[in-house]
Molecule: transfer RNA
Organism: Bacillota bacterium
RNA sequence: GAGCCAUUAGCUCAGCAGGCAGAGCACCGGACUUUUAAUCCGGGUGUCCCGCGUUCGAAUCGCGGAUGGCUCACCA
Repeated sequence: GAGCCAUUAGCUCAGCAGGCAGAGCACCGGACUUUUAAUCCGGGUGUCCCGCGUUCGAAUCGCGGAUGGCUCACCA
């Protein structure tokens, strides 16, 4: 220098045929309990990495950029 992959909740990850953003764990509130734990009930807590564009409508499509990973090339 070139190519490919990944980036979504605190963590691990689904969703990517354009149409209400989700699961598990964790967390918060409540019940139960002498208390804690366990169990049960309720709650998503979010700038979908960033910007611009396309569209009635973008996590999803296009362009540019950032970070991480892999491969190739170059370099004495």